Predicted 3D model of an 86-nucleotide RNA (c-di-GMP-I riboswitch aptamer) from a Geobacteraceae bacterium. It was read from a public genome assembly, where an Rfam model found it. The organism belongs to Geobacteraceae, within Bacteria.
[in-house]
RNA sequence: UAUUGACAAGGCCAAACCUGCCGUGAGGCAGGGGCGGAAAGUCACGGGUCUUAUUCUUUUCUGUUUGAGACAGCCGGACUGCCAAA
Numbered sequence: 001u002a003u004u005g006a007c008a009a010g011g012c013c014a015a016a017c018c019u020g021c022c023g024u025g026a027g028g029c030a031g032g033g034g035c036g037g038a039a040a041g042u043c044a045c046g047g048g049u050c051u052u053a054u055u056c057u058u059u060u061c062u063g064u065u066u067g068a069g070a071c072a073g074c075c076g077g078a079c080u081g082c083c084a085a086a
Base pairs, nucleotide, nucleotide: 003085004084005083012037013036017032018031019030020029021028022027035073041079042078043077045076046075047074048071049070050069051068052067053066056063
């Protein structure tokens, strides 16, 4: 350095839910909380899911076109990181 994640050590993050704030919304931020996580660190590059506006179709539902967003704890990928070596 690469690979791997047993035994440890120091730790780290924080699901659902509740409260407050922001947002049309998906959702985000802060506090509480703890389901879980060896990258549950960072990044929207590819796929996917969701939101919203819009074109077409339609009685409506739905589907669909073109944009703009959200999700990194959906999957893949890129970059970085602690410890250990059965």